[in-house]
RNA sequence: AAAGAUGGCUAGGGUUCCGGCUCUCAUGAUUUAAAUGGGGGUGCUGGUCCGAGAGCUGUCGGCCACAAGCAGUUGGCUACACGGAGGGAUAAAAGCCCGGGAGG
Numbered sequence: 001a002a003a004g005a006u007g008g009c010u011a012g013g014g015u016u017c018c019g020g021c022u023c024u025c026a027u028g029a030u031u032u033a034a035a036u037g038g039g040g041g042u043g044c045u046g047g048u049c050c051g052a053g054a055g056c057u058g059u060c061g062g063c064c065a066c067a068a069g070c071a072g073u074u075g076g077c078u079a080c081a082c083g084g085a086g087g088g089a090u091a092a093a094a095g096c097c098c099g100g101g102a103g104g
Base pairs, nucleotide, nucleotide: 004060005059006058007057008056009055012050013049017047018046019044020042021041022040023039024038025037026036027035061078062077063076064075065074080100082103086098087097088096
């Protein structure tokens, strides 16, 4: 430091909403039950949702070459990256944000 910006996705993440499971109350019936509705609990291999600097991928941008110059096109480059604790947001948590931070 333009070690850029942004879209899609994944690892990962929890529980607002939907669904599942479960308990309970009511309705229901001659009896047993189904079924329907209300409330509580549960994170459940589900749907929605959150989601990476150090994961994948697209687009844009940047730099270089070609050109007298401008515009455009084409080609190339855009490397590397160990990492707490703590705090913050949201319903909640997290490889989210503080943060390529502290430290090594």